[in-house]
Context: one part of a larger RNA
RNA sequence: AGCCAACGGUGAAUGCCUUGGCGCCAAUAACCGAAGAAGGACGUGGAUGACUGCGAAAAGUUACGGUGAGCCGUCUAUCAGGCUUUGACCCGUAAAUGUCCGAAUGAGGAAACUCUGCACCCGUCAUGGGGUGCAACUCUGAAGUGAAUACAUAGCUUCAGUGGAGGGAACCGGGAGAAUUGAAACAUCUCAGUACCCCGAGGAAUGAAAAGCAAACGCGACUCCCUUAGUAGCGGCGAGCGAAAAGGGACGAGGCUAAACCGUGCUGGCGCAAUAGCCUGAUGGCGUUGCCAGUACGGUGUCGUGGGACGACUAGACACUGCAUCAGAGGUGUCACGAAGUUACAAAGUUGCUAGGUAGAAGAAUUGUCUGGGAAGACAAGCCAUAGUGGGUAAGAGCCCCGUAUUCGAAACUUAUGCAGCCUUCGAGUCCAAUCCCAAGUAAUGCCGGAUCCGAGCAAUCUGGCAUGAAUCUGUGGGGACCACCCCAUAAGUCUAAGUAUUUAUUGGCGACCGAUAGUGAACCAGUACCGUGAGGGAAAGGUGAAAAGAACCCCGGGAGGGGAGUGAAAUAGUACCUGAAACCGUUGGUUUACAAACAGUCAGAGUGUCGUCAUGAUUUAUCAUGGCCACGAUGGCGUGCCUUUUGAAGAAUGAGCCUGCGAGUUAUGGUAUGUGGCAAGGUUAACCCGUUGAGGGGGAGCCGGAGCGAAAGCGAGUCUGAAUAGGGCGUUCAGUCGCAUGCUAUAGACCCGAAGCCGAGUGAUCUAUCCAUGGUCAGGGUGAAGCUGGGGUAAGACCUAGUGGAGGCCCGAACACACGUCAGUUGAAAAUGGCGGUGAUGAACUGUGGAUAGGGGUGAAAGGCCAAACAAACUCGGUGAUAGCUGGUUCUCCUCGAAAUGCAUUUAGGUGCAGCGUCGUGCGUUCAGUAUCGGAGGUAGAGCACUGGAUGGGUACGGGGGCCUACAAGCCUACCAACCCCAGCCAAACUCCGAAUGCCGAUACUCCAGAGCACGGCAGUGAGACCACGGGGGAUGAGCUUCGUUGGUCGAAAGGGAAACAGCCCAGAUCAUCAGCUAAGGCCCCUAAUUCAGGACUAAGUGGAAAACGAUGUGGGACCGCGAAGACAGCCAGGAGGUUGGCUCAGAAGCAGCCACCCUUAAAAGAGUGCGUAACAGCUCACUGGUCGAGUGGUCCUGCGCGGACAAUUUAACGGGGCUCAAGUCCUGAGCCGAAGCUAUGGGCUUCUACGUAAGUAGGAGCGGUAGAGGAGCGUCGAUGGUGCAGUGAAGCUUCGGAGGGAUCCGGGGUGGAGCGCCAUCGAGUGAGAAUGCAGGCAUGAGUAGCGAGAGAGGGGUGAGAAACCCCUCCGCCGAAAGCCCAAGGGUUCCUGGGGAAGGCUAAUCCUCCCAGGGUGAGUCGGGAGCUAAGGCGAGGCCGCAAGGCGUAGUCGAUGCACAACUGGUUGAUAUUCCAGUACCACCGUAUUCGCGUCCAGCCCAAAAUUGGCGACGUGGGGGCUGUCUUCGGACGAUCCCAUCUAGCUGGUGGAGGGUAACUGAAGGGGGACGCAGGAAGAUAGGUGAACCGGAGCGAUGGUUGUCUCCGGGUAAGCGUGUAGGAGGACCCCGAUGAGAGUUGGGGUCAUUAACUCUGAGGCGUGAUGCCGAGCCGUUAUAGGCGAAGUCACUGAUUCUAUGCUGCCAAGAAAAUCCCAGCAGUGAGUUAAUACGGUGCCCGUACCCCAAACCGACACAGGUGGGCGGGUAGAGAAUACUAAGGCGAUC
Repeated sequence: AGCCAACGGUGAAUGCCUUGGCGCCAAUAACCGAAGAAGGACGUGGAUGACUGCGAAAAGUUACGGUGAGCCGUCUAUCAGGCUUUGACCCGUAAAUGUCCGAAUGAGGAAACUCUGCACCCGUCAUGGGGUGCAACUCUGAAGUGAAUACAUAGCUUCAGUGGAGGGAACCGGGAGAAUUGAAACAUCUCAGUACCCCGAGGAAUGAAAAGCAAACGCGACUCCCUUAGUAGCGGCGAGCGAAAAGGGACGAGGCUAAACCGUGCUGGCGCAAUAGCCUGAUGGCGUUGCCAGUACGGUGUCGUGGGACGACUAGACACUGCAUCAGAGGUGUCACGAAGUUACAAAGUUGCUAGGUAGAAGAAUUGUCUGGGAAGACAAGCCAUAGUGGGUAAGAGCCCCGUAUUCGAAACUUAUGCAGCCUUCGAGUCCAAUCCCAAGUAAUGCCGGAUCCGAGCAAUCUGGCAUGAAUCUGUGGGGACCACCCCAUAAGUCUAAGUAUUUAUUGGCGACCGAUAGUGAACCAGUACCGUGAGGGAAAGGUGAAAAGAACCCCGGGAGGGGAGUGAAAUAGUACCUGAAACCGUUGGUUUACAAACAGUCAGAGUGUCGUCAUGAUUUAUCAUGGCCACGAUGGCGUGCCUUUUGAAGAAUGAGCCUGCGAGUUAUGGUAUGUGGCAAGGUUAACCCGUUGAGGGGGAGCCGGAGCGAAAGCGAGUCUGAAUAGGGCGUUCAGUCGCAUGCUAUAGACCCGAAGCCGAGUGAUCUAUCCAUGGUCAGGGUGAAGCUGGGGUAAGACCUAGUGGAGGCCCGAACACACGUCAGUUGAAAAUGGCGGUGAUGAACUGUGGAUAGGGGUGAAAGGCCAAACAAACUCGGUGAUAGCUGGUUCUCCUCGAAAUGCAUUUAGGUGCAGCGUCGUGCGUUCAGUAUCGGAGGUAGAGCACUGGAUGGGUACGGGGGCCUACAAGCCUACCAACCCCAGCCAAACUCCGAAUGCCGAUACUCCAGAGCACGGCAGUGAGACCACGGGGGAUGAGCUUCGUUGGUCGAAAGGGAAACAGCCCAGAUCAUCAGCUAAGGCCCCUAAUUCAGGACUAAGUGGAAAACGAUGUGGGACCGCGAAGACAGCCAGGAGGUUGGCUCAGAAGCAGCCACCCUUAAAAGAGUGCGUAACAGCUCACUGGUCGAGUGGUCCUGCGCGGACAAUUUAACGGGGCUCAAGUCCUGAGCCGAAGCUAUGGGCUUCUACGUAAGUAGGAGCGGUAGAGGAGCGUCGAUGGUGCAGUGAAGCUUCGGAGGGAUCCGGGGUGGAGCGCCAUCGAGUGAGAAUGCAGGCAUGAGUAGCGAGAGAGGGGUGAGAAACCCCUCCGCCGAAAGCCCAAGGGUUCCUGGGGAAGGCUAAUCCUCCCAGGGUGAGUCGGGAGCUAAGGCGAGGCCGCAAGGCGUAGUCGAUGCACAACUGGUUGAUAUUCCAGUACCACCGUAUUCGCGUCCAGCCCAAAAUUGGCGACGUGGGGGCUGUCUUCGGACGAUCCCAUCUAGCUGGUGGAGGGUAACUGAAGGGGGACGCAGGAAGAUAGGUGAACCGGAGCGAUGGUUGUCUCCGGGUAAGCGUGUAGGAGGACCCCGAUGAGAGUUGGGGUCAUUAACUCUGAGGCGUGAUGCCGAGCCGUUAUAGGCGAAGUCACUGAUUCUAUGCUGCCAAGAAAAUCCCAGCAGUGAGUUAAUACGGUGCCCGUACCCCAAACCGACACAGGUGGGCGGGUAGAGAAUACUAAGGCGAUC
């Protein structure tokens, strides 16, 4: 370490249970709200966290009923205190109160808050303060007032209104209206008038009393159900959509107006003085009296066999009667009669009864014994029952309790579409010629739409928009174009119950519904926790026990926890609690394992072993021994998981970490087939009604069948076609129908899970993009534009030069912003960061706060970028269970049969339809198949060359070419090409003179009697195939290639044996068992079953045990040809000569460079030479010959077996290994044996057929591999009904052992458990799990592994059970433009004190930002509100828009801006500009004093009209006539000037109407507030430094140190006073514009420019301050204080202030209020101001963190986050380095 067992832990399954759900039925109620709803916030209890209740009258108050003994709600106890028979608590009815928000309504608003006005009340001297009520908008009505504009109207004001507003589940009517989807694509169409949105109403809504249907008959409002009917129809006539009438039922109900006519009132017009009126007649009288038109009201009237008006006629009683009298008519009233009614038709009701509702009351009947902790169980004996529904009580209770059947009951409120009374209301009919009326921008028509079954069609009908535009009963509309006839109805007004739909809610009941992963998301404090900016999303979580009897006490331990004791029936029921499975983690025991690999098993099996049990034996009867069962098991044989998908998976193809639970062919309605049942030429009801309450009965409308044929008319056992009586087609024969069950199918999500997407309605600009408004930020250094000044220069310029100046999308470089490189990081520190470098850094810069733009939309210096960490169309919810010819998954058993991967078609190729092949049923009954024989057709293999083509050689030869010859013609030659023909030899899928085998067709016979065949019907699956052999095509006569075959086989779907292993090869088809036998393929030396078998050959290569061309004197066999005892072949010994150096050539060439020739001689033999060699010779050889030796030797061809050719990667590795050589190789012959799940034998099971049998069964035959698939038979789970049983003497569940069955499964024993559970029959299903990257939970593995998130700690002491981390001390170290301090945002108690240590803290913890308890935030002046406005928001009226809503005026909100009054010190554990001390300031109120002004009197002043003088412009008249102009030169005109006249005006007098007021309040007028950027200089301060000056302390561990020694310190606000540096400002007149004016603004002119004056203004100084602070000293040791010096000078010096100043520049730089001014209006008799004293001063925030451990980033996260202060040394600097104050040492 493995296996097994026992015992534990963890864990929660299972079983049992149910407080909660789900579904349905019936009844009720179907609305609540300005009298303030629904829904909330905050409160409320003696102590109170949450829920419940309630509302400052607050777990409650009052009254009336009910009930009757206890009560003060629950978690939830306890303490304290109360109430109650004088009736508490509790239940019901009616009242009271009812904070704040919310339609929210006084105004505002970020809901639960802030701020007002008026009236009254309280309080104060008064202001401030408190309380109650009222104060929104709109509509309707009334009244008043009242524009443009005369009447009038709009508008405005006031009053009144249980008018509106908002909420609510579904149902209902309407407006507007998708897309996914289906059509196998898609556009008409469909989904669908669906989803969604919006408006509106009611308890229901809609509809409704025919301008209707129908069809020659008739019906008689509407609505709903059944049926008609999937019919008629519509329809890319596709997919699909789909009526109506008639019939059967439910219900049942009909009315009122308009008009004609009459009357009255009002208005307008006309008319009028007595006619025309006043009901008629007569007389009189009256008279705005009349007519017409309009309008309002009343009467009348309401219909389609047309009606009404008008007209005529008739009709109870009484009373009154309208100009007067009489008579009449008419009218009115009462009574009688009749009718009706609260729901339309007219309308108020009221009372009583009855029956209900909202609390309740009465309500029968049991005991004993036994078991047990407990009786309701068992047994025994009883009783009640209009009550045996149900629940509880310590286990199953009619008789114990609550209840139940039944009966009874209400002070109060309430219902009735019940009844009655009162009451109310109404009421005649007939006839009828003519005349009048009978619903108008309507009907209709045209165009364009919509609806209906009707998609523009032949398209009627209804309806909308636009345009045109009738008739009045002799009219009008309709009857599916239209016309005629006929019929039906009477539009253009209106009301109407019931039958029907729905259920948020209340009450009651029921369930073959669930039982905690189920049932609602929610059994439990759940729409909660949690996530998200938001819309929105959205969990987990039940059980002690009968009763807490919840463990006193003791022990261990800091605790947690545990051990005893005790309770209890039980504690392994101990609040981590019923049962308590599995994964997983252990402890103990048995056994195995240290040279041995591997699907983990199975078969065999040595050995070891405790208890138990069985057997045998022994025995001393305690027991012992042996063997078996049982556990482990050395060793050996065989043996590649499961699922899915595939031709094919151990596959290195998919899926699963493991366990437990959940998890997929269902339901409805049609169709069809089979089975079964009822009835049967018939079968059957639907809605609905009655009854019942798990009872049936009625209902015949309708449907199917009984007759067909035809396009139809139609005919009919026939009919159609046809001329036909022919022929042919379809019929005529065959029983249906209605239930139930099952198979399949259609429509529905349709077996389950799964998209990317499309559409609708909403939510988002806290991220980011752009824009708007308002604020803020940018150390320091450099460069040096324009302009200006000086000098030079010029005629003047230009220009040059020096300075000044300070421009710039300028330069360098921090903060800040960005993101180019590299390294790191990559399960990070971080879901984009860090280190080191980099870019911009006065600008198109960056940034805060508030706001705007929204999804086919925004925004975009443009990258398809960004729009809340995923954008070529955000997110959320819905349509939605979208669709998915695609992938995955799909759950118990047994039995029988058993495929396909082919054809045709396909926007088809991985899909589908039909056929093929399977199965089941029915029918036929050998029709099938095989063999034999006989008879046929055929053109393949082969073969052939006769055809068609191709093609080789030879012969012959036409023709042609070439050559010779040639005047031409002819001729000759030719190893040139070559037709036809001949000979020889060939080739062909698209050649055939020929031509098989096999196969095919037919006949006969035999075998076979079966899961053969054929036909019809139900249900499929398959339509990816693979390899091998054969025959072909393609390819390279390649491929484990591809394709074809009516060729075959195997695999697929097939196991077994062989081929080492090896789907497709060889053998062979597994029903089960056997320690029986025989064989196949293949084998027989060992591994390894069987021959080291027999005989004969071959091979030497380990060939066997990989391979070619080619090569070789390997070797065996055969054939043929040579040589050879006359001596071969080979070896050895010799010879190998001469002519001659052959000739030629050559420098030379002599056998041997080359060319030619290749003879002769000697000889046994010897080439004019086979090689080597030389310059050439030479030399050595060979051929040839002799000798020696002594028998075979040489060649060619065929053939068996071998050899070479032969090179790849971890390792021999190309026999399976060992190993094998007369074999264990190869060939031949032979004899045996082994060998399979084959065959046989024996036995068992099952299927099917035949025979017999009613059946059970018997006998016989044949069978039983199996994927997709078909068929059959069963097991189990949950529930129901009936029956029958078990159970505290122990049910279910869990666990273990044993047994049974062919299996699913079943039974029994032990243990645990502690209350339910079986069996039989029949029903009904949420009915069976191993896989879906399934879902949920638990637990493993990785693994004690990675990691513990930037940085320095050490020592000592303390506390404590315990200290690296806590506290204290001492050193050391780090930051210091921060890692310090203070604000804003955001957070929300984190702040402080005491205590704690389970969890959180990346370790520990005595510690904490953790947990518990208690405490803490103090304002007239700080910030916000009670002041203002910006962007922008909302928005009375208004405009626009299907609706929702959009825009916007007056207004009203809205800071990031404007305005606005307090400082220093001290103090707490925690607050301070808030408390305290001191010193101030602001606003208002009161009192007092004083000054001023006014009111009154007197006095004074001004002054209009009128009048009267003077002057008198301009004008008019006259004179005059130049210095002027013209001239015809005659003259004319004619300025200044003079005279006269006249008034405007000016001025004087008279005159005297009238006027002259302080103060306050207030606009819409004016000023002011009031504004950019950059720059430089100056003054000053904050701050800093130094000091020889001042004060205090000190005098040296070691040489010196009383010295120019050392150390420390050398402060103080607002306010008030003063008003400095500095800055700003010119006066007057005239003209124009505007305005009511004041004023503002533009232009021009004169004078002045120093200054003065006014305004502003830092700082300084004084005061504040004889105060406070202050080094130090004294004192207190856990607190407490006291004393207290100096408090100067010099230097330096800001980015701060003067200063929103000044200068420059161009891009030209908010608004409003506070405030000031004038004028005007109002009030007005007192009042302003100053001083002093006194008083008042509201609401909200205020703790703490705030570059961070408290905010945003899921974290105590190396990131992000706006503003202010920002010391020293060095330095230009806010860089950098070191450091002060201060803060840290960063949780291993």